[in-house]
RNA sequence: UGUAGUCGCUGGCCUGAAAAAUGGCGAGAGGAAAGUCCGGGCAGCACAGGAUACGGUAGUUGCUAACGGCAACCGCGCGUAAGCGUAGGAAAAGUGCCACAGAAACUUAAACCGCCCCUGUUUCGACAGGGGUAAGGGUGAAAAGAGUGGGGUAAGAGCCCACAGACUUCGAUGGUGACAUCGGGGUGGGGUAAACUCUACCGGCUGCAAGGAGACCUAGAUACCGUGAUCCGCGGAUGGUCGCUCACCGCUUGACUUCGUGAGCAAUCGCGAAGCUAGAUAGAUGACUACAACUCUGCUUGCAGAGCACAGAACCCGGCUUA
Numbered sequence: 001u002g003u004a005g006u007c008g009c010u011g012g013c014c015u016g017a018a019a020a021a022u023g024g025c026g027a028g029a030g031g032a033a034a035g036u037c038c039g040g041g042c043a044g045c046a047c048a049g050g051a052u053a054c055g056g057u058a059g060u061u062g063c064u065a066a067c068g069g070c071a072a073c074c075g076c077g078c079g080u081a082a083g084c085g086u087a088g089g090a091a092a093a094g095u096g097c098c099a100c101a102g103a104a105a106c107u108u109a110a111a112c113c114g115c116c117c118c119u120g121u122u123u124c125g126a127c128a129g130g131g132g133u134a135a136g137g138g139u140g141a142a143a144a145g146a147g148u149g150g151g152g153u154a155a156g157a158g159c160c161c162a163c164a165g166a167c168u169u170c171g172a173u174g175g176u177g178a179c180a181u182c183g184g185g186g187u188g189g190g191g192u193a194a195a196c197u198c199u200a201c202c203g204g205c206u207g208c209a210a211g212g213a214g215a216c217c218u219a220g221a222u223a224c225c226g227u228g229a230u231c232c233g234c235g236g237a238u239g240g241u242c243g244c245u246c247a248c249c250g251c252u253u254g255a256c257u258u259c260g261u262g263a264g265c266a267a268u269c270g271c272g273a274a275g276c277u278a279g280a281u282a283g284a285u286g287a288c289u290a291c292a293a294c295u296c297u298g299c300u301u302g303c304a305g306a307g308c309a310c311a312g313a314a315c316c317c318g319g320c321u322u323a
Stems, first nucleotide, its partner, number of pairs: 001292007009028002012025003030310001034321002037319005042207004049232004054203005059073005074088001075086004089198002094196002096192003112137002114133008147163005166187009211249002214242004224236004256275008294307006
């Protein structure tokens, strides 16, 4: 954990002329019922309207009631590959930040070592001062963001040139699209948005203790009350009292389940047939016995012993996450 039996518990149907009792029949937790993280239905308030604030989402196409979910694909990263991962808009609007180390962390960058030139001194080893240099070294996650070769120079440098690559823009072709491939032009712009921000899109608030249903009193208004993060707007038999329980409705027939079939790569959807599968209210779904299954241990190898999880409905669904 399964099957059977006995005794209980909570609903349903039948019996009982009604009610009660009795008797009978049949049903009774989950893959997560959990966390309440996201989305929707439903309910109340304008079948929830405008603005601001605030919050959320972020490749494309699709699925869906909806989603921050799912599917397929694109880009990027890793991998020989199969495949796996991916909070994946904008850093060329502005602001902020870049620890430690380091001379210097984004200002017209910057000179610690090294390299080169000039001047002076010299014991001819070098030293001092001034200037040039970001190619080489060192620090660092990152050093100014352009790799290789050549030219150039006192020494150097996209300073110049060739090739390759990057970004951006235009065009062609393919694709629904993200994008890919090819060709032309331009540029030399560090990173960070899980920092503020900007862009696009989405979001009214409250949750079944919602809400409905009962009885009594009250007739007043530029008021009051409701809605609400704020303002506008809108609505009003309104306000008060009792009751405030689980006795009733909401409450379980539903974006439902199973099977078949068709469409689609898939998520998913269409059609047909059959079925009804907890509804409690401080909360029922339990206990025992027998047999069996599974796991572990022991040995006398077919017996003995032990274990059998996580947990548990509370308006209902779709996800995610965790156990």